A computed fold for a 1394-nucleotide RNA from an uncultured bacterium, annotated as small-subunit ribosomal RNA.

[in-house]
RNA sequence: UUGAUCCUGGCUCAGGAUGAACGCUAGCGAUAGGCUUAACACAUGCAAGUCGAGGGGCAGCACGGUGUAGCAAUACACUGGUGGCGACCGGCGUACGGGUGCGUAACACGUAUGCAACCUACCCGCUAUUGGGGGAUAACCCGGCGAAAGUCGGACUAAUACCCCAUAUUAUUCUUACCGGGCAUCCGGUAGGUCUGAAAGAUUUAUCGAUUGCGGAUGGGCAUGCGGAUGAUUAGCUAGUAGGUGGGGUAACGGCUCACCUAGGCGACGAUCAUUAGGGGUUCUGAGAGGAAGGUCCCCCACACUGGAACUGAGACACGGUCCAGACUCCUACGGGAGGCAGCAGUGAGGAAUAUUGGUCAAUGGGCGCUAGCCUGAACCAGCCAAGUCGCGUGAAGGAUGACAGAUCUAUGGUUUGUAAACUUCUUUUGCAGGGGAGUAAAGUGCGACACGUGUGUUGUAUUGCAAGUACCCUGCGAAUAAGCAUCGGCUAACUCCGUGCCAGCAGCCGCGGUAAUACGGAGGAUGCAAGCGUUAUCCGGAUUUAUUGGGUUUAAAGGGUGCGUAGGCGGGUUAUCAAGUCAGCGGUGAAAUUUUUCGGCUUAACCGUAAAAUUGCCGUUGAAACUGGUGAUCUUGAGUGCGAGCGAGGUAGGCGGAAUGUGCCGUGUAGCGGUGAAAUGCAUAGAUAUGGCACAGAACUCCGAUUGCGAAGGCAGCUUACUAGUACGCUACUGACGCUGAUGCACGAAGGCGUGGGGAGCAAUCAAGAGUAGAUACCCUGGUAGUCCCCGCUGUAAACGAUGGAUACUAGGUGUGGGAGGUAUCGACCCCUUCCGUGCCGCAGCAAACGCAAUAAGUAUCCCGCCUGGGGAGUACGGUCGCAAGGCUGAAACUCAAAGGAAUUGACGGGGGCCCGCACAAGCGGUGGAGCAUGUGGUUUAAUUCGAUGCAACGCGAAGAACCUUACCAGGUCUUGACAUCCAAAGAAUCCUGAUGAAAGUCGGGAGUGCCUUAGGGAGCUUUGAGACAGGUGGUGCAUGGUUGUCGUCAGCUCGUGUCGUGAGAUGUUGGGUUAAGUCCCGCAACGAGCGCAACCCUUGCUAUUAGUUGCUAACAUUGAGUUGAGCACUCUAAUGGGACUGCCCGUGACAAGCGGGAGGAAGGUGGGGAUGACGUCAAAUCAUCAUGCCCUUUAUGAUCUGGGCUACACACGUGCUACAAUGGAUGGUACAGAGAGCAGCGAGACAGUGAUGUGGAGCGAAUCUCAAAAAGCCAUUCUCAGUUCGGAUUGCAGGCUGCAACUCGCCUGCAUGAAGUCGGAAUCGCUAGUAAUCGCGGAUCAGCAUGUCGCGGUGAAUGCGUUCCCGGGCCUUGUACACACCGCCCGUCAAG
Repeated sequence: UUGAUCCUGGCUCAGGAUGAACGCUAGCGAUAGGCUUAACACAUGCAAGUCGAGGGGCAGCACGGUGUAGCAAUACACUGGUGGCGACCGGCGUACGGGUGCGUAACACGUAUGCAACCUACCCGCUAUUGGGGGAUAACCCGGCGAAAGUCGGACUAAUACCCCAUAUUAUUCUUACCGGGCAUCCGGUAGGUCUGAAAGAUUUAUCGAUUGCGGAUGGGCAUGCGGAUGAUUAGCUAGUAGGUGGGGUAACGGCUCACCUAGGCGACGAUCAUUAGGGGUUCUGAGAGGAAGGUCCCCCACACUGGAACUGAGACACGGUCCAGACUCCUACGGGAGGCAGCAGUGAGGAAUAUUGGUCAAUGGGCGCUAGCCUGAACCAGCCAAGUCGCGUGAAGGAUGACAGAUCUAUGGUUUGUAAACUUCUUUUGCAGGGGAGUAAAGUGCGACACGUGUGUUGUAUUGCAAGUACCCUGCGAAUAAGCAUCGGCUAACUCCGUGCCAGCAGCCGCGGUAAUACGGAGGAUGCAAGCGUUAUCCGGAUUUAUUGGGUUUAAAGGGUGCGUAGGCGGGUUAUCAAGUCAGCGGUGAAAUUUUUCGGCUUAACCGUAAAAUUGCCGUUGAAACUGGUGAUCUUGAGUGCGAGCGAGGUAGGCGGAAUGUGCCGUGUAGCGGUGAAAUGCAUAGAUAUGGCACAGAACUCCGAUUGCGAAGGCAGCUUACUAGUACGCUACUGACGCUGAUGCACGAAGGCGUGGGGAGCAAUCAAGAGUAGAUACCCUGGUAGUCCCCGCUGUAAACGAUGGAUACUAGGUGUGGGAGGUAUCGACCCCUUCCGUGCCGCAGCAAACGCAAUAAGUAUCCCGCCUGGGGAGUACGGUCGCAAGGCUGAAACUCAAAGGAAUUGACGGGGGCCCGCACAAGCGGUGGAGCAUGUGGUUUAAUUCGAUGCAACGCGAAGAACCUUACCAGGUCUUGACAUCCAAAGAAUCCUGAUGAAAGUCGGGAGUGCCUUAGGGAGCUUUGAGACAGGUGGUGCAUGGUUGUCGUCAGCUCGUGUCGUGAGAUGUUGGGUUAAGUCCCGCAACGAGCGCAACCCUUGCUAUUAGUUGCUAACAUUGAGUUGAGCACUCUAAUGGGACUGCCCGUGACAAGCGGGAGGAAGGUGGGGAUGACGUCAAAUCAUCAUGCCCUUUAUGAUCUGGGCUACACACGUGCUACAAUGGAUGGUACAGAGAGCAGCGAGACAGUGAUGUGGAGCGAAUCUCAAAAAGCCAUUCUCAGUUCGGAUUGCAGGCUGCAACUCGCCUGCAUGAAGUCGGAAUCGCUAGUAAUCGCGGAUCAGCAUGUCGCGGUGAAUGCGUUCCCGGGCCUUGUACACACCGCCCGUCAAG
C1' cells in the first nucleotide's frame, strides 16, 4: 500500500555534525580555521649557515704609516701595521626545523614483549694521556681552452687538513685456569699469555679544545605475539622458494648473499591475485554495542620532477648534496650548458571552492661561535574571508480618543497590525571626538662593585618591544550609527484576502493547480531562528531495515529433492588431577593534547591553566577451582551387538497366468458402420460393423483396495521361486559414550529429453484431414510419427509439497486404524484392560498477523546445517564449471517504481450453488411496428425557427390549451433612476375631455377640474419633474446550493443501545428450522431490547341499524298529461353516528407452535375491492426557466417598451395517439337504461327562423329544485351482399356560422361537392389476472375561441394461468475473487502513432 483492518516490508521526514559551497542579508569584538580538485606547471624574492680564539693570506672597506706633487686643504702611489674580511684550506651544522600523502594491505602502524644479536656526533660522570717526525695541496701568481657554465697545465705555501714512529688500560684478536649465573646458542667476574690500535693545537693565560677506555643520558636499528579493508564471478601459490652445513657481508641477527645438500614451505582459521587505502592518538553520531571519518594539533611512516645508484658522515642512500637515465622548461656563439616551491609569499591551470609576492627576530626554540654576535618565511605578530564557535548591541520605562493608514470580517459596525507609533522621561554598551596609557623583559647583554672562592650569587648603572599609542581607563556628544532570512495542507510551530484556472508554477514523502487553491504568485497577518537565515552535498541517528546486545524462514523474502559421510561445531553419570578458558588481589604500561569533573585566569563566555577521573586494552605475578576444557580411572540409562518369534505393493533377477485390445486365416451374415451438441473426414458390396472358431503380438495387471502397508526421498500393486535390505515388539546376554549435526565431497533421484541396439498391441506430442469460429496454428472428431516397453549409458530437474531441515527431552485429554507384547476372564475364540511403535481425526494450555498448529507442534528448551533482507530488471547478462546436446549449477549491474506482498473484513460481481417472488416467462385477449391524419422529438432549414427534458426513469414531457398577449427568440422604432420597490427635494389634487404627428410605443399641445383629514404647523393617497443611493436580468454555473421531483420499489429491507466474540476492520442480534404478501408470526439460539420501514389507524366502495325527511322517494288514500298536487316518511336515496370479519366456529394437517387445506354460517372470509401513504440509501439523476439563493457577468444594456415576424418551416427518421381497412359491419327509422360533474361577464329551457353550424328571444337557476343533457353501445324493423364497395374518410373547391381590436401567415364548426392511402400489417415489440382486458358513450380543468391530449364517470362485459426449465428485474443464505470509480471492473500480448 486498503473501501476499511491487522501484519510483513521498503521509501520519506523531524535531530546532531562539517576544512564546506551557493542564494538573500550584514553592526562590533574575542578566538580557532582557511587548495578536500592537478604528488599539475611554475616568473620573482626570501627559507642554512657560522667560526679570524684552526690556517695561508688580503680582493673590497675603514684607520694608521711612508713617499711624491703642492704654501696648505687635498690628490696620487706604496705599505697586512691595525680593525676586520670576499674567495680559499679546515671544523661543526646542513639527517633538525618546515611541506605533502604519491606509494604502501606491509612488522607500515597500534599495543605488548625481547636483543645472551646492535650502534649512538654534540652532552654528563669517571680513568689515563696530549712525546717525536714527515711529505703534500687549495688560495695567490703565470699560462692555455671555452660564448658561457667551467676547466686544464706549471710554479710557491700553511694548518686543529693528511701521513709515519713511540707509549697505553677494564679497548681489539686468539687462548689457559678458576668462580658464579642463566634463556638453547651461552653470559658475567678474577688471574695470566699473545696480537693490533691514539692525540692538535689556539689564545687576551682566564680558559677553549684533541686522544684512549668504561659508564650514563638521548636518539636510533632488529626480531616476535596480538589487532584493524573489500572481492571466491581470484583456489591453488612458491626454485633463494622452505630448511640445513660452510664461506662472505652488516653496527647487528637473518637466504641478506653465495656454494653444496635435503624437498620442502604457504593455503578454505582464505594462500595467491585484483581493487581500494598512509596508520594511530582522536573526531562526528549513538542510550549503548556499534557505524562513519582520519582536515587543523601531537606521535610514527613514506616521499621530494619520474626511475635507479652509491659517496660523505655518528647519523642519509640525503626537499633547497653528487652521479646516471627519462620527460618537461630555459640559455646558447649550436660546440655545449642550467633547473626542480609536496618550504613562506606569489602566478597560471583545474575547480562549486580556500587568503598577503606584509612586519620582526622583542619573546619561545634551533645552528655556529670563548663571547659580543650572525643566521632562522621555525616562531611571534599583523592583513584578507560570517567559513565555525563564543560574547555584546541595534535601546529602556511610561504612554488607549486602542489615532491615521493598511488588512480582514458575521460589514450603519467590529477584529487585527498594537503599547506598536506619536508624545514624555531615562540610559550611553556600541559609535564619533579629546586625553591618559599598559603587561608581554621572569630575563638577557655591556660596564662597575661586593660575597664566597674560580664560577656562581647579590647589587648599582646603561641598554633591548615588531605587534602599537594597540588592549584598557577617563571625559564629552547624542536614541543618536546598526535586522534580516526561511516558513505557515499533513508530518511540523504558524491563516486569511486577491490574482491565476491541470496554465503559470510548487514539491523531502504523501501530493497541490481543470473559476470560490490556508499547497502556485502577491499582500496583510502569524510562527521559527537571528548577524545570520535558508538550500545543496556528505556522515551517523531514527533503522531491532544485517538483529553480539537485538530479526526471521507453512501461506508475507527465506528449509538444500533425499541420504551417507570428511573437516568443524556441540555432546550422558561418578571420581581424581592439571589450571588453558573463567574469577579475584597486586605490579608495569596504556605519551601529551582530547573527553568528564574540581578549582582558578582573561569584564563574561568560547578559550586557557591546574588537579583528579577515565583511557573499558596488553603484559607480568600471586591465588581460587564451581563451570567449560586437558589427562587418568570407573559406570550404564544414550548408541550398538546378540537371541526369540513377527510384519510389509521395500529392492534385484528368473519363471508362470488369465481377461481385454489389435492383427491374420476360415466360417455365418448384409448394408451400412463409426463418430458428435449436430455433423463431416474415415471404414464398407473387392462384403465392413456384428457374430463363431483357430492362431499370433506387445503392453498393463480387473475385483480385493482403504484418509491400509513398506521405503531416506524419488517411488512401490497378477501369481510364484531365489537372493537381499529394513523395521517394530519381547528378553536383557555383551561392548562401554563408541553419540548428534554436517561446509566441501560421494551416492540415489518422477516425468520428459539425449546416444547405440532391440521391440512396437494399445495410447499418443509434432503432423494431416474434418467440424466449429470473425479468425481457431485450440477445446470436439477421424487418422497417425517420435515416445511410451527392454538392455547399457547420459541428463539431474519438478507445486521433488506437509509449500513445514535433522536430533534429543518435556508439556491435558478423547476417538479410529496397522504391527507386536502382556493381563483379567474363559474349555477356547471374541469382547474388555494395560503397554510400545506407526498412521489419521477432534481438542486444552501455549503459540501465531490471522488462517490455523496443537505429543506426527507452527508449544517449551538445547545443539548443528541450509536459506532470506522492498517490487521490477532476473534466475537474465558476463565469467567459471558440468553436459553429446537440450540445458543445469553458481549468479550481478545499469535503469525504474512507491509500493510489491500475506491473512482476514464488508460490499459488489460470477455464462457458481441453494431457496423464493413479480403480467417476468408460459397460457390467453387486444394492440404497436404497414396506411392517412393528430401530436411530441431528432435532424435539416431559417433573421428567428426561445429554452429545458435524452436508456429503462426524454419524446400528447414542463405546456390544465403559442392568431395579438403569453414570449423568454428575430427585424426594425424608442427609453436610460428606468416597466417595478424604498428614500430626498420641488411642483401639481386626483381625474376627465380633446387636437396634431406616428405602424404603435411615444412626442408636442389645448381645455375642464381645485378634492379628504388637521392641533391650521402640516399629514395621507395619487401624478409630474430633478439628483443619487439603487432598480432590473427567463444572463452563466443543478458539478457551489435550499426546496421540490423521478427511479430502484410498496421491493422488505435499513439501523441503533447494552451485552458478548474478535488485536482490529468487524461479527453477533438480522443467521438456522418452519411460515407469510411482508425482518409476517412461531420455535431455536450470546444475545436481550428498541427505532425507521411492513401491517393497522385515514378516505372510498360492498351489508345493515339508529337518527333526520327537502329540492329526494311513493306502499296505502285522493288527484293529474306528469310524484303534478294533497298526504305520508314504510321503501329508494341522501348524510351523520354506529354495528359487522376476528382464522371467531368445525374437520384435517403441522412440532401440543405459527400457520396451511377444506367446510358451515354470512352481504362480505382469510389483506373483501380500490386509494392515500414511498425506510436507510443509489444514480455529482432532473430542475438556477415555478420559487429561493452563494459566486461570476451585464448596467444609454444581457434591462425596459412598441409594431411586425417566429415558436405552426420540411428531402427525412423515431415515439405516443386517433380513424380505418368492414357484414360480431355501414346506412335509415323507431325505442330503453347511467354515473360523476359544471354553471351569474355563467348554464341557458320551452317557442320561432335556418338543411345545418347557428341566430332571435329570454322562462328558470348561485342549483338533490333550473340548465348543460341527446347518454352511446343495446333492442326492434328495413336496406346494403364482399366490391377499394352504401367500407374508409384524407385532400381539395365553393358557400356559410362562431369567438375575438384582428382568423393571411395561424382557430374551430356547418352545408354541398370532391373521395387519397388503406383489403389486418416484416424483423421486432407493448398492455392486461375480474367488474379486469376489450368495447360504448358522458363530464370537468385550462379556456374569448381552439383536444384524437389529459383528468374523471358510468354502460356492456370476456378468455387464460399446466407450471417456474428458460428471458428480464428483485430478495435471502452460501461459495470464489488479483474487483472497491466495484464486471460498463481489472488486466495480458501484438501492432500503429507520438